This is a predicted structure of a 76-nucleotide RNA (transfer RNA) from a Paracoccaceae bacterium. NCBI's taxonomy places the organism under Bacteria, Pseudomonadati, Pseudomonadota, Rhodobacterales, Paracoccaceae. Its Rfam family is "tRNA". It is annotated as a transfer RNA. Rfam links the family to the GO term triplet codon-amino acid adaptor activity. The coordinates come from a structure-prediction model, not an experiment, and the mean pLDDT is 83.
RNA sequence: AGGGGUGUAGCUCAGUUGGUAGAGCACUGGAUUCCAAAUCCAGCGGUCGUGAGUUCGAGUCUCUCCGCCCCUGCCA
Numbered sequence: 001a002g003g004g005g006u007g008u009a010g011c012u013c014a015g016u017u018g019g020u021a022g023a024g025c026a027c028u029g030g031a032u033u034c035c036a037a038a039u040c041c042a043g044c045g046g047u048c049g050u051g052a053g054u055u056c057g058a059g060u061c062u063c064u065c066c067g068c069c070c071c072u073g074c075c076a
Base pairs, nucleotide, nucleotide: 001072002071003070004069005068006067007066010025011024012023013022019056027043028042029041030040031039049065051063052062053061
């Protein structure tokens, strides 16, 4: 340099045909307990990597750029 994959909550990941952004864990508060763990209840947490386009409407489609992973190649 070329090709492919990937990016969504702090972490691991879902998200159906383009139509309300979710789960588990973590964290916070409460219940329980002598205390804690475990368990149960409630809550917090998102510019969906960046920017643009299409559309009535984009996490989803298109383009650009960026990060990460894999393959091929070039120089040394």